[in-house]
RNA sequence: AGCGAACGUUAGCGGCGCGCCUAACACAUGCAAGUCGAGCGAGAAAGGGAGCAAUCCCCGGUACAGCGGCGCACGGGUGAGUACCACGUAGAUUACCUUCCCUGAAGUGGUGGAUAACCUGCCGAAAGGCGGGCUAAUACAGCACAUGACCACGGUGUUUCGAUACCGGGGUGAAAGCGGGCCUCUGUUCACAUGCUCGCGCUUUAGGAUGGGUCUGCGUCCCAUCAGCUAGUUGGUAGGGUAACGGCCUACCAAGGCUAAGACGGGUAGCUGGUCUGAGAGGAUGAUCAGCCACACUGGAACUGAGACACGGUCCAGACUCCUACGGGAGGCAGCAGUGGGGAAUCUUGCGCAAUGGACGAAAGUCUGACGCAGCGACGCCGCGUGGGUGACGAAGGCCUUCGGGUUGUAAAGCCCUGUGGGCGGGAACGAACCGGUGAGGGGUGAACAUCCCCUUGCCUUGACGGUACCCGUUUAGCAAGCAUCGGCUAACUCUGUGCCAGCAGCCGCGGUAAGACAGAGGAUGCGAACGUUGCUCGGAAUUACUGGGCGUAAAGCGCGCGCAGGCGGUUCUGUAAGUCUGAUGUGAAAGCCCGGGGCUCAACCUCGGAAGCGCACCGGAUACUGCGGAACUGGGGUCUUGAAGAGGAGAGCGGAAUUCCCGGUGUAGAGGUGAAAUUCGUAGAUAUCGGGAGGAACACCAGUGGCGAAAGCGGCUCUCUGGGCAAUGACCGACGCUGAGGCGCGAAGGCGUGGGAAGCAAACAGGAUUAGAUACCCUGGUAGUCCACGCGGUAAACGAUGACGACUGGGUGUUGCGGGUAUUGAUCCCCGCAGCGCCGAAGCCAACGCGUUAAGUCGUCCGCCUGGGAAGUACGGCCGCAAGGCUAAAACUCAAAGGAAUUGACGGGGGCCCGCACAAGCGGUGGAGCAUGUGGUUUAAUUCGACGCAACGCGAAGAACCUUACCCGGACUCGAAAAUGCAGGAACCCCGAUGAAAGUUGGGGGUGCUCGCAAGAGAACCUGUAUCAGGUGCUGCAUGGCUGUCGUCAGCUCGUGUCGUGAGAUGUUGGGUUAAGUCCCGCAACGAGCGCAACCCCUGCUACCAGUUGCCAGCAGUUCGGCUGGGCACUCUGGUGGGACUGCCGGUGUUAAACCGGAGGAAGGUGGGGAUGACGUCAAGUCCUCAUGGCCCUUAUGCCCGGGGCUACACACGUGCUACAAUGGUCGGUACAGAGGGCUGCCAACCCGCGAGGGGGGGCCAAUCCCAAAAAACCGGCCUCAGUCCAGAUACGAGUCUGCAACUCGACUCGUUGAAGUCGGAAUCGCUAGUAAUCGCUGAUCAGCAGGCAGCGGUGAAUACGUUCCCGGGCCUUGUACACACCGCCCGUCACACCAUGGGAGUGGGUUGCUACAGAAGUCGGUGCGCCAACCGCAAGGAGGCAGCCGCCUAAGAAGUGGCUCAUGACUGGGGUG
Repeated sequence: AGCGAACGUUAGCGGCGCGCCUAACACAUGCAAGUCGAGCGAGAAAGGGAGCAAUCCCCGGUACAGCGGCGCACGGGUGAGUACCACGUAGAUUACCUUCCCUGAAGUGGUGGAUAACCUGCCGAAAGGCGGGCUAAUACAGCACAUGACCACGGUGUUUCGAUACCGGGGUGAAAGCGGGCCUCUGUUCACAUGCUCGCGCUUUAGGAUGGGUCUGCGUCCCAUCAGCUAGUUGGUAGGGUAACGGCCUACCAAGGCUAAGACGGGUAGCUGGUCUGAGAGGAUGAUCAGCCACACUGGAACUGAGACACGGUCCAGACUCCUACGGGAGGCAGCAGUGGGGAAUCUUGCGCAAUGGACGAAAGUCUGACGCAGCGACGCCGCGUGGGUGACGAAGGCCUUCGGGUUGUAAAGCCCUGUGGGCGGGAACGAACCGGUGAGGGGUGAACAUCCCCUUGCCUUGACGGUACCCGUUUAGCAAGCAUCGGCUAACUCUGUGCCAGCAGCCGCGGUAAGACAGAGGAUGCGAACGUUGCUCGGAAUUACUGGGCGUAAAGCGCGCGCAGGCGGUUCUGUAAGUCUGAUGUGAAAGCCCGGGGCUCAACCUCGGAAGCGCACCGGAUACUGCGGAACUGGGGUCUUGAAGAGGAGAGCGGAAUUCCCGGUGUAGAGGUGAAAUUCGUAGAUAUCGGGAGGAACACCAGUGGCGAAAGCGGCUCUCUGGGCAAUGACCGACGCUGAGGCGCGAAGGCGUGGGAAGCAAACAGGAUUAGAUACCCUGGUAGUCCACGCGGUAAACGAUGACGACUGGGUGUUGCGGGUAUUGAUCCCCGCAGCGCCGAAGCCAACGCGUUAAGUCGUCCGCCUGGGAAGUACGGCCGCAAGGCUAAAACUCAAAGGAAUUGACGGGGGCCCGCACAAGCGGUGGAGCAUGUGGUUUAAUUCGACGCAACGCGAAGAACCUUACCCGGACUCGAAAAUGCAGGAACCCCGAUGAAAGUUGGGGGUGCUCGCAAGAGAACCUGUAUCAGGUGCUGCAUGGCUGUCGUCAGCUCGUGUCGUGAGAUGUUGGGUUAAGUCCCGCAACGAGCGCAACCCCUGCUACCAGUUGCCAGCAGUUCGGCUGGGCACUCUGGUGGGACUGCCGGUGUUAAACCGGAGGAAGGUGGGGAUGACGUCAAGUCCUCAUGGCCCUUAUGCCCGGGGCUACACACGUGCUACAAUGGUCGGUACAGAGGGCUGCCAACCCGCGAGGGGGGGCCAAUCCCAAAAAACCGGCCUCAGUCCAGAUACGAGUCUGCAACUCGACUCGUUGAAGUCGGAAUCGCUAGUAAUCGCUGAUCAGCAGGCAGCGGUGAAUACGUUCCCGGGCCUUGUACACACCGCCCGUCACACCAUGGGAGUGGGUUGCUACAGAAGUCGGUGCGCCAACCGCAAGGAGGCAGCCGCCUAAGAAGUGGCUCAUGACUGGGGUG
């Protein structure tokens, strides 16, 4: 784009078309083929009229029926069958027919016998039939004549030798009348026909036209998993048969015929003009219309006829239906309507012969479901309408909203118009011209002014559609719009609802709480009397590629060769003209398509003309190319000669090394084997070693990127036989060539058969190990096999994943073989050529990778092969095989992909380089105990919530007794505990009482201010009421901002421009060095730049200067001996400003670089130590309970207040800690030395009291001044002596202290008593590299109080690092990848379950078909015909001829046996697909 459509929603009108695609299923009823009285005989009834009636007349020689003629073979239907001369196209018919029609010629004489109807008798239920009798014809049968015709014979001519034309004589064979008119001829009964004439017929014949029969060339679907088919088969002879050729049929003879250019078989199918699509080529299709064919319930058969094997004929058989008196009969809608049924689905039992066409007829006319019309159906195409103009306050309503508005929307309303369609009224067609009748004119025939015929013309007569089209008038905007869609493709967006539900979906895909994708709504878009959906065809699809594709890796080169057919084929000349080209002729039906014109108002539609129809046939011409014939050539190809190379092949023989075994010697306890072992061998003497022997297999070094072969493949040496290639020179043949479907041969390993052989190795197998297991990897054994001979098998990643041959297209380099040249004594070396084998690469090609004279470049020829993945190289079938199996090779079903190449990442029990307390080396811990703390779990009214590997768990919490507090129970409040605004009222506020656990509830009393203003009043703060609103630690961290953790202080992450690449992307950023570092240097198609690194900042280590109190005291003085005082600021210190360190210097290494190593100096040396600082990003990491915030939810409660409880529970489990288990210790006494902090409702001195916590006290200090404050370990001395202890301190009791409203649940501390587990901790696991670990104490935040936690501070102060193999994490480069929510990935197979399709299957059922023999209706033919018979012959008898009957051949159905193919089904079974 299209449709004979269907379905859903919707629907106003008209025109023109179309309308069972399925059950060629079955059919009720009516109609669809009759007509002719001018062929013939017979001939009513009813009715009407006349008449008294008989009867007659009219209708009427009418109807019905019969004989006869013509028609019924057309028209109409259908598409079953048919793969075929059925159809299409072009031809042939000297191999034929043709009713009716036209033209020509000739004729139409004479005779006979029957028979329907009718009458009558009989049988039958009926259908129907039988007998007897009568009769006619254009019915039937003889006879005569024979222009033609036909048959055989003879002659002549022509001839393509098939035959044909003419002539001759011989033979055979015809006919029918009817109607009108007339009296010219004839005849008479004198107006008639036997006559004449006209018309229609009839007979013979010739021709034409039309229609057909037959034959031929070419074309015409799928399957080769159909490869062989064929007995009338192929041909001949003879005969039969036909309209006609012919095996069409029969007999005989011969043995042929068809087939890979697809026979035979199977499946499917009517063919064509055309139709749909497509740019075309092509593909699909064959409704309507037209041509042809086939069929008519199924099968068979003939009859009649010009024509049939006959849709509305006959006979037979069968199935089915109907009638029946059960004896027997009837029927055939695939004609038009219509019914049932089937189906998704397809119409009225209409009108009319008015037109067109047909049958019959002389005609009128009759018949005609052909046809013309109407009806039904949006089934299609076309046309029209449902209104037009104006109309902003942009109305109302709806929807959305950022609340401003936007949109629906000029849309509506309103105002002004119009009148198609519809309604009503009126008018009103074309289609009609004929035929016929009648009249007129002219012509013909004829004896004729009859008749008849022809032409012209006047009048009369005919319309189903239909009172329809059309026209006029009138009526009212009045009666007339829907459907689908709106995520992308694809035109059209929002809200609400829903919450992986409900649903959508053509593909991709939407839906799991903000859905433009579901549903609804508003709006929009598209089309519009339709719009969507489904189905089907073509297109897009260059996705079967002729036009116009491919095959190294995407699907695709046969494993390799030889080669028949086939395809293709070098140079020159010549002939021919098949292909080819050109011209012309015929044909290519009509319709359709296209162009032009015309008719319906337009269009659809119809009509006229033209063009086209790419085809076929025939005739003529051309000869470049191809073909074919002929002649020649040498370049392709081949042959001969010489030479060199080679694991080329086959056979025979020979050789040494090694393994094993056997014998002997030496010799002794092990050997062997592995990661480690064991099985195993060995004291019966192994392994080792020496000598000898046996046997089998394979040939180290040479050896190569090497050579040979078609491939498979070929490797010790010698001989024999043998194939191929190469080089060189000349000669010869003369296209002999290339490819190659089938076919034939070769064909690794493994395998099979028979027979040998067997050393080593070694499937299977056994044992030992390993392991969770180990039917494996490892080990010890070991059989087939490996080897030989003969045979089979025929596969492979049989690979260059690259078919063969030829030509052409820059090079460089290596190597093998041969030759030439140059130089030379000498070519292995240098140059050149040919033939191989490799590498790198121009151009070009390629999707890229890559290929690149050994092409995957540019071309030619031929072969093979591919057409999404899976199912599957499977099933079935066939062929091959001994088997294993091979070759050939599907489908159902299923998926929306499967693939290739390359890119970036990620990953790897890949590689390289390199880091990190990562391992290792060390030190100390955790895991065991008790306790603390967090978590899980459990419990509970509640034990609020969050955090969950590292990166949750002494985390949020730097302080849960109340508060906190979010939880639970109970008691209260509702403008709310707090906020903003408007309005109304009131000042605010203060005091007292009752009640209650409190919050609160409630009662009473007092009280008027401030600012402005003349006053009224207004305003600010506050209270009350009210309205908007507040409030929420309610949900969503997966809607978010912010902040944070983590990889990771790791060294990375990017950009601009340029360049490269089709592109993703690459380059830069890789490489060589170096670094802690993408740090720096060098190199480089890159050059630069940014975020990171480093540095800049802080602390600390040295120093100078400045400053000198609260700090300091060297010297001086005083002193209560305390830097206490004077004094001083040198020192310490404080805290400001500077300096200092930069690989700067030296040596070495390195590339002269960067840098590294060593050294000097220096307080400090190679970032001095520490901190702050965290790139692009990752983890939907964490947090809605810090804060902020979208959406949702609660609103006398999920808000808010209060009392109490809980967060503190406790069988358990885990994390993080504290204290220990003791002697490097405990305890007692004594003596020292810090740093950094904090302190005003604070730190708190001295002193006093208390054993102590603490109490009293009050000096000092807003702090370099005073206080907290003692530092502790350490050091000195005493005791303890290895014990559950003078260790350890849990638990528990008693008595206290302090804070606080309050220590019961549930604080800390003190004293006394009690003294538990615990004696160094399983598997496992953590921290730390120097002022670090370890150990010791001190301070601070929070805080009324509460520290074993946290954040800091200082004191004492180690050990170890060989090293980077391994574990973990990370960086760079590289590699592989089937991964990309990226290895916590992906993914394979079994098993279990469900569903689906399918193979096998004892079989079972059906369809179809072959063969064998049987059977045998009707019927043609043949035979017979003793029965029967009118025509002819015959006087007759009888004959000729015919019929019945019977027999025979053939044969449908039927029945039987046995095969093939196919479909369905089948217990069970096999695999497959999906979930």
This is a predicted structure of a 1475-nucleotide RNA (small-subunit ribosomal RNA) from an uncultured bacterium. It matches the Rfam family "Bacterial small subunit ribosomal RNA". Gene Ontology terms of the family: ribosome and structural constituent of ribosome. The RNAcentral record of the sequence draws on ENA, Greengenes and SILVA.